[in-house]
Molecule: transfer RNA
Organism: uncultured Salinicoccus sp.
RNA sequence: GUCCCAGUAGCUCAGCAGGAUAGAGCGACAGCCUCCUAAGCUGUAGGUCGGGGGUUCGAAUCCCUCCUGGGACG
Repeated sequence: GUCCCAGUAGCUCAGCAGGAUAGAGCGACAGCCUCCUAAGCUGUAGGUCGGGGGUUCGAAUCCCUCCUGGGACG
C1' cells in the first nucleotide's frame, strides 16, 4: 500500500436480505429469604448501536467517508 473481519449497556455478545418501545447473560443497586454471609428468587437503573454525511415515510441494519482494534498478502 491492497484486501478481509470486528466496533451495540461496566464486561462478553445476540439482533444486521430496513418496520413499530434496542435485547440476553454476567456485573451493579434495592427487596425477599437467612442468625449473618453465600446461593436462590423478584425488581430497578444503565445505550449518541465507533464519529460524520447520505438514501428512505422509517436505518443498529443499506451507501460513502473517517477513526480504533485484529488478520491476510506485498